[in-house]
RNA sequence: GGGCAUGUAGGGUAGUCUGGAUCAUCCUUCCGGCCUUCGAAGCCGGUGACCCGGGUUCGAAUCCCGGCAUGCCCG
Numbered sequence: 001g002g003g004c005a006u007g008u009a010g011g012g013u014a015g016u017c018u019g020g021a022u023c024a025u026c027c028u029u030c031c032g033g034c035c036u037u038c039g040a041a042g043c044c045g046g047u048g049a050c051c052c053g054g055g056u057u058c059g060a061a062u063c064c065c066g067g068c069a070u071g072c073c074c075g
Base pairs, nucleotide, nucleotide: 001074002073003072004071005070006069007068010028011027012026020058030046031045032044033043034042051067052066053065054064055063
């Protein structure tokens, strides 16, 4: 230099192929409540995310273009 794959809450993960509106899924962490002598466990509730920029569209995590980061392969 070329090719391929991946990028989503503090951590992990589904959704992308086939765009569809509300509250973007689930687990965990964290916070609050119930319970308990206190705590743990259990139950209930809450906070929090689509790598960045642009385009298409009534509507984009999803499609298109460019860039960035990581991994693998080729030279």
Record summary
This is a predicted structure of a 75-nucleotide RNA (transfer RNA) from Candidatus Methanomassiliicoccus intestinalis Issoire-Mx1. Rfam family: tRNA. The family's RNA type in Rfam is transfer RNA. Its family is annotated with triplet codon-amino acid adaptor activity in the Gene Ontology. The prediction has a mean pLDDT of 81. It is recorded under the gene name tRNA-Arg-TCG-1-1. The RNAcentral record of the sequence draws on ENA, GtRNAdb and Rfam. The source organism's lineage runs through Archaea, Thermoplasmata, Methanomassiliicoccales, Methanomassiliicoccaceae and Candidatus Methanomassiliicoccus intestinalis.